[in-house]
RNA sequence: GGGGCUUUAGCCAAGUGGUAAGGCACGGGACUGCAACUCCCCCAUCACCAGUUCAAAUCUGGUAGGCCCCU
Numbered sequence: 001g002g003g004g005c006u007u008u009a010g011c012c013a014a015g016u017g018g019u020a021a022g023g024c025a026c027g028g029g030a031c032u033g034c035a036a037c038u039c040c041c042c043c044a045u046c047a048c049c050a051g052u053u054c055a056a057a058u059c060u061g062g063u064a065g066g067c068c069c070c071u
Stems, first nucleotide, its partner, number of pairs: 001070007010024003018054001027041004047063005
């Protein structure tokens, strides 16, 4: 220099154009003499900037980070 894959909550992770699932952790509450266990509740600008579309996490282009291949 060229090419491919990838980016969703603190962590893991589903989604395949039509209101962003679930688990763990954190926090709040119930329970308890105090705890633990258990149960309930709470957390999302989907890396960023544009484009297409009635509608974009999803499709297209670019930028950035990470991983890999060729030279």

This is a predicted structure of a 71-nucleotide RNA (transfer RNA) from an uncultured Bacilli bacterium. It matches the Rfam family "tRNA". From the family's description: Transfer RNA (tRNA) molecules are approximately 80 nucleotides in length. Rfam classes the family as a transfer RNA.